[in-house]
């Protein structure tokens, strides 16, 4: 330098043949307890890596850039 895969909640990850996004864990609040732990109930706050384009509408499609892993030279 080129190719492939990935980048989504604090962490690990899903998701949508384009219609403004979810799970588990963690966290917070409440119940329970003399007080804790455990258990139960409720709660998602995210410019979907950045920037342009296409579109009525983009996390999704296209271009460029950044980051990570792997491969070729």
């Nucleotide at each position: 330098g080129c190719c492939u895969u990935g980048g989504u909640a604090g962490c690990u990850c899903a998701g949508u043949c384009g219609g403004u996004a979810g799970a588990g864990c963690a966290g917070c609040a409440g119940a329970c307890u003399g007080a804790a732990a455990a258990u139960c109930u409720g709660c998602g706050u995210g410019u979907c890596g950045g920037u342009g384009g296409u579109u009525c509408g983009a996390u999704u499609c296209c271009g460029c850039c950044c980051c990570a892993a792997g491969g070729c030279a």
A computed fold for a 73-nucleotide RNA from a Clostridiales bacterium, annotated as transfer RNA. The prediction has a mean pLDDT of 81. RNAcentral records the identical sequence in 13 taxa. Its Rfam family is "tRNA". Rfam describes the family as follows. Transfer RNA (tRNA) molecules are approximately 80 nucleotides in length.